[in-house]
RNA sequence: UUCUUAUCUAGAGAGGUGGAGGGAUAUGGCCCAUUGAAACCUCGGCAACAGGUUCUUCAUUCGAAUACUGUGCCAAUUCCAGCAAGCGUGAUAGCUUGAAAGAUAGGAA
Numbered sequence: 001u002u003c004u005u006a007u008c009u010a011g012a013g014a015g016g017u018g019g020a021g022g023g024a025u026a027u028g029g030c031c032c033a034u035u036g037a038a039a040c041c042u043c044g045g046c047a048a049c050a051g052g053u054u055c056u057u058c059a060u061u062c063g064a065a066u067a068c069u070g071u072g073c074c075a076a077u078u079c080c081a082g083c084a085a086g087c088g089u090g091a092u093a094g095c096u097u098g099a100a101a102g103a104u105a106g107g108a109a
Stems, first nucleotide, its partner, number of pairs: 001109008013043005021032003027081003044074003049070003052066004078101001083098005
């Protein structure tokens, strides 16, 4: 990088460096940001995806617990829409479902 499986309305921030952007992506919207964005560093925290450990079990089962290990994450639903179908309207708005794209983890190549 590609394929595949699962999940994505829960949860969790302070300090330092830095100095103007950021919220994946075209576009539209709406937000965040000089009361300091991105990025990096330190410390802290959240979370059972995989491993480990413990409990449970006839069992390498099911299930539960636990941040020890490997990742991940810590504004707003993946910030919302965009595409399709349906509901709805005079037309908008709005609502529902699905897809696409994306993110994270496990597996495979």
The RNA shown here (SAM riboswitch aptamer (S box leader)) has 109 nucleotides and comes from Virgibacillus oceani. Taxonomically the source falls in Virgibacillus (Bacteria, Bacillota, Bacilli, Caryophanales). The model forms 97% of the base pairs in the Rfam consensus. Its mean pLDDT, the model's own confidence on a scale to 100, is 85.